This is a predicted structure of an 86-nucleotide RNA (c-di-GMP-I riboswitch aptamer) from Sporosarcina jiandibaonis.
RNA sequence: UCACGAUAAUGGCAAACUUAUUCGAAAGAUAAGGACGCAAAGCCACGGGCCUAAAUAUGUAAAUAUACGGCAGCCGGGUUACCGAA
Numbered sequence: 001u002c003a004c005g006a007u008a009a010u011g012g013c014a015a016a017c018u019u020a021u022u023c024g025a026a027a028g029a030u031a032a033g034g035a036c037g038c039a040a041a042g043c044c045a046c047g048g049g050c051c052u053a054a055a056u057a058u059g060u061a062a063a064u065a066u067a068c069g070g071c072a073g074c075c076g077g078g079u080u081a082c083c084g085a086a
Base pairs, nucleotide, nucleotide: 004084005083012038013037017033018032019031020030021029023028036073042079043078044077046076047075048074049071050070051069055066056065057064058063
């Protein structure tokens, strides 16, 4: 340095759920509490996947289709990083 990952050390993150918001059409996000878990559960929507459908199109309507909206804690990929037993 590249791999690898201890019942090591120092720290970190925070699912469900609850409350809130001059956020958002929704999905979701953010903040506080909380702790199921996580060695990248740091960051990037590039590929696949999933969620939503404001707007647009079709439709008499009901509805259907579509992401330019999301999810990085679904899987790959990219990129950066703490520690050091085997």